About this RNA
This is a predicted structure of a 1475-nucleotide RNA (small-subunit ribosomal RNA) from a metagenome.
RNA sequence: AGAGUUUGAUCCUGGCUCAGGAUUAACGCUAGCGGCAGGCCUAAUACAUGCAAGUCGCACGGGUCCCGAGCAAUCGGGAUCAGUGGCGCACGGGUGCGUAACACGUAUGCAAUCUGCCUUUGACUGGGGAAUAGCUCCGAGAAAUCGGAAUUAAUACCGCAUAAUGUUGUUGGGAGGCAUCUCCCGACAACCAAAACUCCGGUGGUCAAAGAUGAGCAUGCGCAACAUUAGCUAGUUGGUAAGGUAACGGCUUACCAAGGCUACGAUGUUUAGGGGGUCUGAGAGGAUGAUCCCCCACACUGGUACUGAGACACGGACCAGACUCCUACGGGAGGCAUCAGUAAGGAAUAUUGGACAAUGGGCGCAAGCCUGAUCCAGCCAUGCCGCGUGAAGGAUGAAGGCGCUAUGCGUCGUAAACUUCUUUUGUACGGGAAAAAUUCCCCGCUUUCUAGCGGGGUUGAUGGUACCGUAAGAAUAAGGGUCGGCUAACUUCGUGCCAGCAGCCGCGGUAAUACGAAGGACCCGAGCGUUAUCCGGAUUCAUUGGGUUUAAAGGGUGCGUAGGCGGGCCUGUAAGUCAGUGGUGAAAUCCCUUCGCUUAACGAAGGAAUUGCCAUUGAUACUGCAGGUCUUGAGUACAGUUGAGGUUGGCGGAAUGUGUCAUGUAGCGGUGAAAUGCUUAGAUAUGACACAGAACACCGAUUGCGAAGGCAGCUAGCUAAACUGUAACUGACGCUGAGGCACGAAAGCGUGGGUAGCAAACAGGAUUAGAUACCCUGGUAGUCCACGCCCUAAACGAUGAUUACUCGAUGUUGGCGAUACACUGUCAGCGUCUAAGCGAAAGCAUUAAGUAAUCCACCUGGGGAAUACGAUCGCAAGAUUGAAACUCAAAGGAAUUGACGGGGGCCCGCACAAGCGGAGGAGCAUGUGGUUUAAUUCGAUGAUACGCGAGGAACCUUACCUGGGCUUGAAAGUUAGUGAAUGACCCCGAAAAGGGUCAGGCUCGCAAGAGACACGAAACUAGGUGCUGCAUGGCUGUCGUCAGCUCGUGCCGUGAGGUGUUAGGUUAAGUCCUGCAACGAGCGCAACCCCUACCAUUAGUUGCCAUCGGGUAAUGCCGGGGACUCUAAUGGGACUGCCCGCGCAAGCGUUGAGGAAGGUGGGGAUGACGUCAAGUCAGCACGGCCCUUACGUCCAGGGCUACACACGUGCUACAAUGGCCGGUACAAUGGGUUGCUACCUAGCGAUAGGAUGCUAAUCUCUAAAACCGGUCUCAGUUCGGAUUGAAGUCUGCAACUCGACUUCAUGAAGCUGGAUUCGCUAGUAAUCGUACAUCAGCAAUGGUACGGUGAAUACGUUCCCGGGCCUUGUACACACCGCCCGUCAAGCCAUGGGAGUUGGGGGUACCUGAAGUCGAUGACCGAAAGGAGUCGCCUAAGGUAAAACCAAUGACUGGGGCUAAGUCGGAACAAGGUA
Repeated sequence: AGAGUUUGAUCCUGGCUCAGGAUUAACGCUAGCGGCAGGCCUAAUACAUGCAAGUCGCACGGGUCCCGAGCAAUCGGGAUCAGUGGCGCACGGGUGCGUAACACGUAUGCAAUCUGCCUUUGACUGGGGAAUAGCUCCGAGAAAUCGGAAUUAAUACCGCAUAAUGUUGUUGGGAGGCAUCUCCCGACAACCAAAACUCCGGUGGUCAAAGAUGAGCAUGCGCAACAUUAGCUAGUUGGUAAGGUAACGGCUUACCAAGGCUACGAUGUUUAGGGGGUCUGAGAGGAUGAUCCCCCACACUGGUACUGAGACACGGACCAGACUCCUACGGGAGGCAUCAGUAAGGAAUAUUGGACAAUGGGCGCAAGCCUGAUCCAGCCAUGCCGCGUGAAGGAUGAAGGCGCUAUGCGUCGUAAACUUCUUUUGUACGGGAAAAAUUCCCCGCUUUCUAGCGGGGUUGAUGGUACCGUAAGAAUAAGGGUCGGCUAACUUCGUGCCAGCAGCCGCGGUAAUACGAAGGACCCGAGCGUUAUCCGGAUUCAUUGGGUUUAAAGGGUGCGUAGGCGGGCCUGUAAGUCAGUGGUGAAAUCCCUUCGCUUAACGAAGGAAUUGCCAUUGAUACUGCAGGUCUUGAGUACAGUUGAGGUUGGCGGAAUGUGUCAUGUAGCGGUGAAAUGCUUAGAUAUGACACAGAACACCGAUUGCGAAGGCAGCUAGCUAAACUGUAACUGACGCUGAGGCACGAAAGCGUGGGUAGCAAACAGGAUUAGAUACCCUGGUAGUCCACGCCCUAAACGAUGAUUACUCGAUGUUGGCGAUACACUGUCAGCGUCUAAGCGAAAGCAUUAAGUAAUCCACCUGGGGAAUACGAUCGCAAGAUUGAAACUCAAAGGAAUUGACGGGGGCCCGCACAAGCGGAGGAGCAUGUGGUUUAAUUCGAUGAUACGCGAGGAACCUUACCUGGGCUUGAAAGUUAGUGAAUGACCCCGAAAAGGGUCAGGCUCGCAAGAGACACGAAACUAGGUGCUGCAUGGCUGUCGUCAGCUCGUGCCGUGAGGUGUUAGGUUAAGUCCUGCAACGAGCGCAACCCCUACCAUUAGUUGCCAUCGGGUAAUGCCGGGGACUCUAAUGGGACUGCCCGCGCAAGCGUUGAGGAAGGUGGGGAUGACGUCAAGUCAGCACGGCCCUUACGUCCAGGGCUACACACGUGCUACAAUGGCCGGUACAAUGGGUUGCUACCUAGCGAUAGGAUGCUAAUCUCUAAAACCGGUCUCAGUUCGGAUUGAAGUCUGCAACUCGACUUCAUGAAGCUGGAUUCGCUAGUAAUCGUACAUCAGCAAUGGUACGGUGAAUACGUUCCCGGGCCUUGUACACACCGCCCGUCAAGCCAUGGGAGUUGGGGGUACCUGAAGUCGAUGACCGAAAGGAGUCGCCUAAGGUAAAACCAAUGACUGGGGCUAAGUCGGAACAAGGUA
């Protein structure tokens, strides 16, 4: 110090979350020791038991016991006990209920006060009296306790005396202050005191003055939330008088006055002890108030006083109440928020311990007693701190675990074992503290046994503890969490959106570093994690230190109150401000230094700090205040100008509608198209006249005016404003403005008018699946006027007002200069562009969103929520103000790249159009779906599956089914061994398989042996067309042979990105040219390659034959020849090269020439970055998973050929451009020895039997349409050939399921095919045949090639489909097959209303009223003082009543939120299909 998370990516805004620290903590796992600290945060709930405040015999009388003296009475002494009396019990200890307050903190004041014990000083301490407890006796009662009688003491009680420096009153003088006054020195009068004990030293007592300590009172400042709490107050505010108090005071009472508090927050409600401090933070702050210290409050709840120096009293009293206990039922007792402890509550907090040794407190002269204060110990890892669980060496890197690319390697890991060493801690044994000192005792000294000093002795709960020493021995001692990112740390297995994890983002649907386990690693370590809470990070409430055009946020506008802020100069003052000094700011804490415990934590000493408050002295720049002055801010005056500024009245024309009259006739109107509607009772249309209401065309604009809303025909009255000029007047009079007041579009409301047009609602007609809409025909409120309300708008410049400053350009409105139309300057407006600057960017930019200042308003994640409740306003509608629960991790702004649009522009393509021929109807073939089946193996499924994988299923193929077999296996490799190989035959069986017989004797080598081949036990290897194409490679389809896709450097931008690649032309093309912050380059395009079209050269066999020769029935048949065709190699040729026109160029155009070919000549191969998780695990390869006497493998038979049906692709047809018959021609490619076969013979034929050539430019397989004749004559035919019967041929072990072909016979549907749809732009379509692959044969009408014949049409790009480029909008990015809204239905959650019901606290009124103070009285008691008693005032509690507030609950009801796959629609996002 930051990080994660909104997006495809980016910047910003903004929330959520994390990393840190802390804790009186709790929980989970774990646990060796010690030191120091801490330990009911909840029920101020209830408490058993014990303890926590007593002491004094040197105040007093007495009881009991003991000792001594005495004969005894008695006296002396000691101990102890109840009582009288004194002091204490108001401290110490606990708790935080109450309290929002002078309670607390801080600083002052008391001239308005008190103060026991203590200190100092002065004075005094005389003399009397009457009781009473105790004790004794009697009595009541269960007890607690009480009553009566008699008797007694005091330092208990009461008089008397004395008395001032006391108190009070009157009064003289002086001094001082703060208003009342205070102090000092006096005078006079009145009043008030005491207690004794004694060891005779003293200790006590009284009065007075002072101190110290403690307390009381008053005041300034500080001190929680809510305004959805705005008014509160009757002793209330003040005065006079009296009372009361220690003391001032409405503290109380009577009377008088009517005040007092409050927006600087009264009153009310809620919450809360306050502070020093503690935690956090850089600080400012925020949170907090355990332990320790100070203060306050409380002591079962409420009230009350008494005593006392001090209390309205925790372990005192009285009363009332609740609760608990005892009881003989009559009556009594009690108060752990002391220390332990118990129960309860709770996630949760300890021992019914020891000691007064120390410190401190009470009493006492003292000894001493008491002390759950305190000091110690016990329990608890609750925290902080320290120590340890060993150290060094040790590699065959052991075993084992785990992992991997696995004969092995890596890792745990120098880790272990092993060797050596050490001994903290623990164990055993031994020693053993400090804390102790001013107590007390003894001695000595100073010396008044008074205080002090010195020496000795006595006293330790903790504790035989800390600590020290010795001994043996690595011996007694490690876990927790995490490992996807944030965040340090990774693999395997299991699981399979399951189980689970999760702080946020998010993991898990068969290869999970995120779940569970293991191995390993990382972080801490006697702890580690989790949960909870606080601060931080969060500048996310922003004083330091934020914002408001579009992200949340400027009030709709003005006037103006309080408040805040405010021009120049001078003088004074010194409140703010600044500086010095003094006081205070308790201690502890924090910080620094030093010191003490072995160190640290901890503790001690000293210092600093305590940022504050008060007082005082000084300074006077700034602000304030007071006074004076100035003119520039502001205003006034005069002159001029401007405008849809406002308001009231009058007037006007056009249009519309209606009415009347006239002309006129069949339609009008309306729409995408229609219909409703109007019209022969005369519409619409046209003309004339009349009436009505509303709005004001042109001018008109980027204009003007107004505070905003808003304002538009002309004209008059009234009225407001702005600007300019002059610089005459005032002299800061100013700016802003919470509340307040006024104005405030449209719609709406009330009353009364008015109503032409328009037009919510409503009606009808259409549209539609529906259409409560869009469109059409009608139509009422309303729109208009007057008056009164409403008070809201995207009331917007989404931009508050005012002032100052900060480059320019240009247009325009109104003035001025000066008189003008030229020119320039200036003031006030209204616009556009732009610099700096600002901004997240878009953008703003002298009319700021720049730079500054003042004031106001507003914001703090999204939803819930323009909400609810409450309040105010309103006739209502509603407006203003304005939450929470709950829920999400986003919501949002600007810009970027894509994609998309029923957005736009440009362009292309057999895309449409123009044509030709088909498909869709029929029959058949073939593929698919479906169905069927034991099986009908599997895959391919919009385009981009369906004559596809398959270029050929009778067996085989074959993967499927049934049945029969085999298990190292059907195949391949290695090896012992055996045998040549091989051939023939027999038995069984469906075959596989099994069993048996015979023949045969290989090559090399002299031999041993080796080799090829076969069999083969055992073993290592196998095998799988089983799954996953969503784990993959490779290959392929498609967009698409579309023209695109990118990179380097530079430049622009915060960035994603852009530029280049856009623009203007051009092209088939990102093809080329020009321009340009781009310059270049790559993959694509094109070209290079092949075929074809022309030519040349070379070469001529098997090809060719012009010329020469020979020969035949005939034929290049032969000799020859290279001319030609051809063959097959090398070259040439075409490049817009030349001419004309246009054009800057690229290029285009009509051409033209030349040329075989002309603008890519035609065709092929060639497929950019990528898209579709496209296809293929069954072609092959391959990861993972699965099977292993089977999911492997062999065999036979069957199936893949099924068949109500549906679809795709084809073939053949429906005929005369034809069928049939006869005749006559012309190809190219390709194939051939298990083959093609000339020729001959047989057969109608498929074919068969012979026979010859050819391993091929040699031999062979080879055309059909066409052409020439003939016939048929429009018909289900001489068309068409399906189907079926019969007879055959061929292949093959084998044609039943299930082959092809031939012949004869049979002769079905079909007469050109609905919606719709396909191909094709030239040697193309159409049509005709030929060859080949696969193959024994063939279901081929398929596929791939080949040639023959050989068209029509394209105006053109509006539309359909697909594509390219640019631009635009977007809420889409899984990208429109997108996103997304609302009702309804279901579940869950919180919440509002609600007839009510229940509870609570507070207040008010009235009734009653305990104890008690006070007042009155007091005939009773007392000698008196006084008291009992009685009455009165006040009051706690209680009761009654009405209202307000808060909470819980409530049938029913309202909306809201959330929830993978419900329903209905389709509102928004594109022109979202009606912006």

Rfam family: Bacterial small subunit ribosomal RNA. Its mean pLDDT, the model's own confidence on a scale to 100, is 82.